[in-house]
Context: one part of a larger RNA
RNA sequence: UGACGGGGGCCCGCACAAGCGGUGGAGGAUGUGGUUUAAUUCGACCACGCGAAAAACCUUACCAGGACUUGACAUGUAGAGAAUCCCUGUGAAAGCAGGGAGUGCCGCAAGGAGCUCUAACACAGGUGGUGCAUGGCUGUCGUCAGCUCGUGUCGUGAGAUGUUGGGUUAAGUCCCGCAACGAGCGCAACCCUCGAGUUUAGUUGCCAUCAGGUAAUGCUGAGCACUCUAGACUGACUGCCGGUAACAAACCGGAGGAAGGUGAGGACGACGUCAAGUCAUCAUGCCCCUUACGUCCUGGGCUACACACGUCCUACAAUGGGUAAAUACAAAGGGCAGCGAAGCCGCGAGGUGAAGCGAAUCUCAUAAAAUUACCCUCAGUUCGGAUUGCAGGCUGAAACUCGCCUGCAUGAAGUCGGAAUCGCUAGUAAACGCAGAUCAGCAUGCUGCGUUGAAUACGUUCCCGGGCCUUGUACA
Numbered sequence: 001u002g003a004c005g006g007g008g009g010c011c012c013g014c015a016c017a018a019g020c021g022g023u024g025g026a027g028g029a030u031g032u033g034g035u036u037u038a039a040u041u042c043g044a045c046c047a048c049g050c051g052a053a054a055a056a057c058c059u060u061a062c063c064a065g066g067a068c069u070u071g072a073c074a075u076g077u078a079g080a081g082a083a084u085c086c087c088u089g090u091g092a093a094a095g096c097a098g099g100g101a102g103u104g105c106c107g108c109a110a111g112g113a114g115c116u117c118u119a120a121c122a123c124a125g126g127u128g129g130u131g132c133a134u135g136g137c138u139g140u141c142g143u144c145a146g147c148u149c150g151u152g153u154c155g156u157g158a159g160a161u162g163u164u165g166g167g168u169u170a171a172g173u174c175c176c177g178c179a180a181c182g183a184g185c186g187c188a189a190c191c192c193u194c195g196a197g198u199u200u201a202g203u204u205g206c207c208a209u210c211a212g213g214u215a216a217u218g219c220u221g222a223g224c225a226c227u228c229u230a231g232a233c234u235g236a237c238u239g240c241c242g243g244u245a246a247c248a249a250a251c252c253g254g255a256g257g258a259a260g261g262u263g264a265g266g267a268c269g270a271c272g273u274c275a276a277g278u279c280a281u282c283a284u285g286c287c288c289c290u291u292a293c294g295u296c297c298u299g300g301g302c303u304a305c306a307c308a309c310g311u312c313c314u315a316c317a318a319u320g321g322g323u324a325a326a327u328a329c330a331a332a333g334g335g336c337a338g339c340g341a342a343g344c345c346g347c348g349a350g351g352u353g354a355a356g357c358g359a360a361u362c363u364c365a366u367a368a369a370a371u372u373a374c375c376c377u378c379a380g381u382u383c384g385g386a387u388u389g390c391a392g393g394c395u396g397a398a399a400c401u402c403g404c405c406u407g408c409a410u411g412a413a414g415u416c417g418g419a420a421u422c423g424c425u426a427g428u429a430a431a432c433g434c435a436g437a438u439c440a441g442c443a444u445g446c447u448g449c450g451u452u453g454a455a456u457a458c459g460u461u462c463c464c465g466g467g468c469c470u471u472g473u474a475c476a
Base pairs, nucleotide, nucleotide: 001476002475003473004472005471007470008469009468010467011466012465013464015460016459019424020423021422022421023420026314027313028312029311030310031309032308033307034305035304042051043050062300063299064298065297066296067295068294071123075122076121077120078118079117080116081115084101085100086099087098088097089096090095105112106111125289126288128287129286130285134283135282136278137277138276139274141272146185147184148183149182150181151180152161153160154159165176166175167174191266192265193264194263196234197233198232199231200230201229202228205224206223210221211220212219237260240254241253242252243251244250316417320376321375322374323373324372326371327370333364334363335362338357339356343352344351345350383414388409389408390407391406392405393404394403430452431451432450433449434448435447436446
């Protein structure tokens, strides 16, 4: 100087407390361990709906079998041939063996460009090893308020001071004091979205206003008032008033205001820590393989199943379930190898159909909880939906291993969950649906979007993590 203490002081954080809803019990989905297996590819363990924003083939790295050896891919040397197309045998395919058609472009020609084949060699290739050789990227402490430097001063020195102290703040934020005076990286602000208004602009919106028309509808003309859309600007600064304070910073209350003291949310992550993670995104040193640890193909596996754990979904019901040609109200997105309307067929999944739309114009697209009416009356039930049978639909060469969906039938466990444990402070939790990426097909996952919309916070004694000062130390 640090680190540590079941030392002390001060202070924060959904850390506790106060509340609300969960997990742990059931069934299922998914990941992991274990076991099994020819293989159940690999990594991550502060991991475990993680890499994977999609494992039927492909992906694919794993296994079995069948094949290739200058190679699936790149450059160079030599030779041959236009490129290219078609056929036969064998085969699961890849491949192997064989036959035929064919003659382009530039150039007078020689030859050249491009492509293919052959032989040999330089070489290719490796998701093989090492993340403890590395770059890059990332996680974490932690959006915690810290981490340092120059000059000066003090100290023999390691170092100290500044950065400590008194207040204050979300903040090393600011003020005051002080052998310190300044500065840098962080904090804050500058950036984006939301919240009010002004203005500019009108193929969305509007009977606001005028006219026409319909069974009905901005349907049509006219028009940008309003709504909206999307550009520019204004607006919030403790600016104003009162109180407290050292009359400093600041704090408390109030006015005005759409918004008030960081307005709400996001992006943004200091010096560093963990030889943290990644050689399987990529790049890369060294080591290793080179008729194989490379490459191609068919099939299988990653989907196994006594069991254990994590994360979720659905429930156990009556603030609930069901029925209904019943009645409402969103936002944000996607669409041309695409979204696909109306109409018709089907109980339905879906089929048919083809209008419109590269989309404020058409379409996905009926939002659902909600409301209204009726039935159910506390039961393993009109709760719950696992499992299984049959019949179908869709995608795709192909749904056996191993996809999703529909109808009929079947109707399991489950009556609110031990010890323990998680999330959340407001448009939040909880509940409800919608969209998107990936994607031929496949969502209870992920990322967004809106709708309905709470309870509680006395307080900091205690648990956990952290910051500052101080103290002890046989620790570095």